Description: Predicted 3D model of a 332-nucleotide part of an RNA (large-subunit ribosomal RNA, domain IV) from Phylliroe bucephala.
Context: one part of a larger RNA
RNA sequence: CCAUUGUUAAGGAACUCUGCAAAAUGACCCUGUAAGUUAGCGAUAAAGGGUGCUCACUUUUAGUGAGCGGCACGAACCGGGGGGGGCGACUGUUUACCAAAAACACAACUCUCUGCUAAAGCGUAAGCUGAUGUAUAGGGGGUGACACCUGCCCAGUGCCGGAAGGUUAAGUUGAUUUGUUAGUUGAUUCUAUUAACGAAGCAUUGAUAUGAAGCCCUGGUGAACGGCGGCCGUAACAAUAACGGUCCUAAGGUAGCGAAAUUCCUUGUCGGGUAAGUUCCGACCUGCACGAAUGGCGUAACGAUGGCCACGCUGUCUCCACCCGAGACUCA
Numbered sequence: 001c002c003a004u005u006g007u008u009a010a011g012g013a014a015c016u017c018u019g020c021a022a023a024a025u026g027a028c029c030c031u032g033u034a035a036g037u038u039a040g041c042g043a044u045a046a047a048g049g050g051u052g053c054u055c056a057c058u059u060u061u062a063g064u065g066a067g068c069g070g071c072a073c074g075a076a077c078c079g080g081g082g083g084g085g086g087c088g089a090c091u092g093u094u095u096a097c098c099a100a101a102a103a104c105a106c107a108a109c110u111c112u113c114u115g116c117u118a119a120a121g122c123g124u125a126a127g128c129u130g131a132u133g134u135a136u137a138g139g140g141g142g143u144g145a146c147a148c149c150u151g152c153c154c155a156g157u158g159c160c161g162g163a164a165g166g167u168u169a170a171g172u173u174g175a176u177u178u179g180u181u182a183g184u185u186g187a188u189u190c191u192a193u194u195a196a197c198g199a200a201g202c203a204u205u206g207a208u209a210u211g212a213a214g215c216c217c218u219g220g221u222g223a224a225c226g227g228c229g230g231c232c233g234u235a236a237c238a239a240u241a242a243c244g245g246u247c248c249u250a251a252g253g254u255a256g257c258g259a260a261a262u263u264c265c266u267u268g269u270c271g272g273g274u275a276a277g278u279u280c281c282g283a284c285c286u287g288c289a290c291g292a293a294u295g296g297c298g299u300a301a302c303g304a305u306g307g308c309c310a311c312g313c314u315g316u317c318u319c320c321a322c323c324c325g326a327g328a329c330u331c332a
Stems, first nucleotide, its partner, number of pairs: 001327001006322002010318002014316001019313001027051005036041001038145001052068007080311001082309002086305001087303002092104002108143007120129003146298001148296002151228003156225002158221005165216003171210002178203003183197006229247005256290001257287001268284005
C1' cells in the first nucleotide's frame, strides 16, 4: 500500500449527488400510546421502567415478601424512531445477466360484440378451443380500490341506422362492327382471270337495357379517434374589468387543480423553515404548453418508491491516529 475487523479526545453531517457507509435501536415483561381513519387500523406508535443471586410462601419458567461488603465482567441472536409532502390505493408482477419503479397486473367501473352450429380464435380441411358454458355467460377495447364527480363539440375520421335519388363490377341482354364466302353484278384477250357487293353459318366488335354491396346522400353516436379561439373598448385616482362591440368556429376548457413528475422566461412573487435554502412546505395565478375513465381532484392503510425537515447516533467529516491478524512488498 491492498482488503477484513476493532478503538478514538472535543465537536456531531460541518462529509457528500445523497447520512452512501458505519454507528445507534434491538430480546422478554410492565406502564403508556397522538393526529388521522375506510373504525379494520395507525401501533412494537411515541415515551418510560424492570430483568442478577439467596431464602420463605404460593396458583411454582410466574407472583408476593425478606435479604445481598466493594469493584469488575456478564454470549450469540435480536426493529432506529418522528414530521410534511409527490406518485401508485393495497398483496402481487417485470427488463434470466447494468433499470423493481411512478412501469405491468389488480378488485372495481364502463363501452362494445355475441341468442348458441354464439361471437372470437387455431387449422388447407376434418376438427378443436370457447364450453360439456348460454347474456349474473363468453370475446375485445379503455380506466384502475374507495369518496366526490366526469362539462361543451357529431364539422373531420371511425362505428351504427336509413333507404328515395346519383354513381357502380362480374353476369345477363346483343343494337352494331369486322373477317370468312355460297352467290350476284361488272370488266376483259371469251379460256379463265379479276373487281365490287355479299345471304346463312362460324368467328369478332360490344351500343342499349338490367345489375348488389360500397361510395355520394341522410340521421345517430364521445367511458369512439379526437377537438375545446382572437381582437378592441368600458367602473367617480390609478389598476382591474362583472359589462359592451366585432371576427372566426363543429364547439370555444365547465367543476376541480395549478411555477405542478406539466412553468420556457424562472432561483416568478409572498409567507414558513435556515445565520445563510436553485431543493422542500403553504399560498398567489401571468396555465410558454393542467383538466375531467388517453380520467379530474381528494384520500386512511400500504411501499427494498424519487424529494424535504428535525431527533437519536456516530471517524461521513474537522483531521487524522492507533491496534489485531492476513496479503502484497523488502530482506534472508

The RNAcentral record of the full RNA draws on SILVA.